[in-house]
Predicted 3D model of a 92-nucleotide RNA (Glycine riboswitch aptamer) from Bacillus coahuilensis p1.1.43. The coordinates come from a structure-prediction model, not an experiment, and the mean pLDDT is 76.

This record gives sequence, structure tokens and C1' cells, in this order.
RNA sequence: AUGACAGCAAGGGGAGAGACUGAUAUUUCAGCGCCGAAGGAGCAAGCAAUCUAUUUUGUGAAUCUCUCAGGCAAAAAGACUCUUGUUGGACG
Repeated sequence: AUGACAGCAAGGGGAGAGACUGAUAUUUCAGCGCCGAAGGAGCAAGCAAUCUAUUUUGUGAAUCUCUCAGGCAAAAAGACUCUUGUUGGACG
């Protein structure tokens, strides 16, 4: 400073999937079915190491994959995103 980008605060937007079944317990327990957008886990290229090597190991992203956790009326939560304020300040 007509401020890349990042942190924080407030406000706005924000999907999916049984208000399933059973039980003296009903914001509980059990059973079956299902969702992918808190969190968590997995890996492609690349990179590194290793090996006789078209090997092996490590590292390694996502709204992809898994569904541990979470969720399946509304509310709440919600990745991500927008606005405002604020803090820091890359390049110049």
C1' cells in the first nucleotide's frame, strides 16, 4: 500500500441417508438397512533410500476410496464458501 497468502472473531449460504423394527429402560439398550461434507484411516504421480533388478521400503493430495468415529424428521452439527472486522505481511 487498490496487499499474494494465512490466522482469529461475527454474520450469511451449505448436501446425503429409516421420525425403521423390538424391548418394563424411550435423550436408553438390542437388531437390520443406509449416508459421506466434522474428525480418522488408505494411495497416484513425484521425491528419497536400497538392490544384480521391470525389486523392495519410506514419504506422499483430494469433496477420491473406506466407514473406525459421526450421521439418517426438525433443531443442532457440518467440509467448503461469501461478507465484514481484526492480526500478520509474500512479491513489488
Taxonomically the source falls in Bacillus coahuilensis (Bacteria, Bacillota, Bacilli, Bacillus).